A computed fold for a 708-nucleotide part of an RNA from a Candidatus Woesearchaeota archaeon, annotated as large-subunit ribosomal RNA, domain II. Rfam family: Archaeal large subunit ribosomal RNA. The literature on the family includes a 2001 paper in Science by Yusupov et al., "Crystal structure of the ribosome at 5.5 A resolution". The full RNA is in RNAcentral, with records from ENA.

[in-house]
Context: one part of a larger RNA
RNA sequence: GCCAGGGAGUUUGUUCAAGUGGCAAGGGUAAAUAAAAUGUACCCGAAGCGAAAGCGAUAAGCCUGCAACUUGUGAGAGGCAGCGUAUGAAAGUGCGUGGAGUCACUUGGGCAAGACCCGAAACCGGACGAUCUAACCCUGAGUAAGGUGAAGCGAGGGUAAAACCUUGUGGAGGCCUGAAGAGGUUCUACGAGCAAGUGUUCUUCUAACUUGGGGCUAGGGGUGAAAAGCCAAUCGAGUCCGGUGAUAGCUGGUUCCUAUCGAAAUUGGCUGUAGUCAAGUCUUAAGCGAGAUAACUUAAAGGGUAGAGCUACGGAUUGGGGGUUUAGGUUUCGAAAGAGAUCGAUUCUCUGUCCAACUCCGAACUUUUAAUUAUUGUAGACCUUAGGAAACGGCGGCGCGGGGUAAGCCUGUGUCGCGAGAGGGGAACAACCCAGACUAUGGUUAAGGUCCCAAAAUAUCAGUUAAGUGUUAAAGGGUGAAAGGUGUCUAUUGUCGAAGACAGCGAGGAGGUUGGCUCAGAAGCAGCCACCCUUUAAAAAGUGCGUAACAGCUUACUUGUCAAGAUAAUAGGCCCUUAAAAUGGACGGGGCUAAACUGAUUACCGAUACCAUAGACAUGCUAACAGCAUAGUAGUAGAUAGGCAUUUUUUAAGGGCAGAAGCUCCUUUGCGAGAGGGUGUGGACCUUAAAGAAAUGAAAAUCCUGGC
Repeated sequence: GCCAGGGAGUUUGUUCAAGUGGCAAGGGUAAAUAAAAUGUACCCGAAGCGAAAGCGAUAAGCCUGCAACUUGUGAGAGGCAGCGUAUGAAAGUGCGUGGAGUCACUUGGGCAAGACCCGAAACCGGACGAUCUAACCCUGAGUAAGGUGAAGCGAGGGUAAAACCUUGUGGAGGCCUGAAGAGGUUCUACGAGCAAGUGUUCUUCUAACUUGGGGCUAGGGGUGAAAAGCCAAUCGAGUCCGGUGAUAGCUGGUUCCUAUCGAAAUUGGCUGUAGUCAAGUCUUAAGCGAGAUAACUUAAAGGGUAGAGCUACGGAUUGGGGGUUUAGGUUUCGAAAGAGAUCGAUUCUCUGUCCAACUCCGAACUUUUAAUUAUUGUAGACCUUAGGAAACGGCGGCGCGGGGUAAGCCUGUGUCGCGAGAGGGGAACAACCCAGACUAUGGUUAAGGUCCCAAAAUAUCAGUUAAGUGUUAAAGGGUGAAAGGUGUCUAUUGUCGAAGACAGCGAGGAGGUUGGCUCAGAAGCAGCCACCCUUUAAAAAGUGCGUAACAGCUUACUUGUCAAGAUAAUAGGCCCUUAAAAUGGACGGGGCUAAACUGAUUACCGAUACCAUAGACAUGCUAACAGCAUAGUAGUAGAUAGGCAUUUUUUAAGGGCAGAAGCUCCUUUGCGAGAGGGUGUGGACCUUAAAGAAAUGAAAAUCCUGGC
């Protein structure tokens, strides 16, 4: 891992509700007893109010009115009125009041218990451990070989005597090398091994050395040259058993079918944020009895957003002009008075802008109310009450905000989706587009497509693009407007043009004069000033090169030749440049010059959509499961309903050695859980109906046991 078997909402008590049944202003017993009976105890109900003392309620006065009968009665229901009680001086207010309960069974919830099952780390108690290991005690044992050569001593030298020197002897040392022994540094071979660590290498080896046997210290305790180390492969508190099914707001799992409806991830509270309670949202049932409402239109009212505006306020803000000015600053003239200029302040006017916390204005839109229409409702809506939940991590697109440089970011609000939604498209892709799936068959369309992969146009008409553009949008540029392009197309407006344009080619392009100044020089051409006149078809006191300065070349300008369009600007379409990223690489791929782009047209393909036919179920009408209708039949958590199967008991009825159960294969049938029949095997029990009782259904739990 697979297979088989086992494996999880149970039981008791109590309480709430619903269903069924008995009795009913009553209902029921418990212990006890053989049974029957009793059970005068007790429990719930029939009266409440008040803290208490205490006091103590319509057996129906009026109105409305559902069902029903029938045109006014009207159970129940609703509204008044009245009554009891508490309080209060009173007014009033609170609670109660015109009789339905109780017992049993079943089911769904709450509570107490292990309470659906498995799962801690822990806590406490009592025992058992020092044969491992830590320390200590007692008693034993061990340490090859070699090196070094302390003190002391002898001899010699030396001294007045010493000291001291030399040499020998000697054999010290937590000394050296190194075997046994002890340790465990490095390397990383092994690493299902030789080994819960080994191997290699290394450290130490007469000592704070190693070791045998025996003893002692025990769990909040020991021991520790101290690492929270060690205390039997267990240690930041040993192990075993018990308390014990500890507790777990946490993880995982929780077993048959079908049908109806179908959520929430929000608000408030909580040592609350992984939870839970209340509300909202879902479901089931009952009650009541007439309206309800998402929609359209109209009318009225509310609103101050988008936009806009600002001599309409508050605030910000460009430039110009005018007036005034006090003891304002600077300054000019004047002897002074004073006058003028400029800056400032203030005011008027013209002009150019801006605002979430500005508004003289002001939409779309939205809200409320009313009415018409519409939809829906006596086939009972809306609403109310009661039982049962789940959920309280949300997320995305679009519109409008707040925070943030930004984010597949955080946080609001409205709406639509995913969540809980399948199908088609988008290459793939929860939430983008189309579209809400009862079953079967056939057709028609949506989004999106129609060269091949791959269903359908190598469709039609008119243009554009040459970049494989046909994908993206960073750097950069600009901000009063503008990034750039003599790529190409279109439109518009000018100017020139057969009295000859534009381009090319031929010719001319002169004189006063080297204009004046400046300058070493300045002659069209360093610079400054001026920029005239003449001859002309035309020719600048000179457009650009050039010279030291001249010279020289060239341009403007004129003309000849040639012969038909040329040139400028603006706007737009497509295209190009700008254009650099890290594995090779993204039109989905092939490939395409249309099979690209723009505009138009007609066909076709294409879904669980729509239509048709047949069928099933639900709901409603109905006596009916006949028939008809349905803007019915997606669905997680969840609520509700009806069924299938297993074991066993009772009663009744049956089957079986002429072959039961079980197993195998085939087949029929039911929406399904399942059920029936047949073949073979097997060899003795089995089934149906109506009831009852459950140790009642497995694919998952790192589930348990076994097999392979």
Its mean pLDDT, the model's own confidence on a scale to 100, is 81.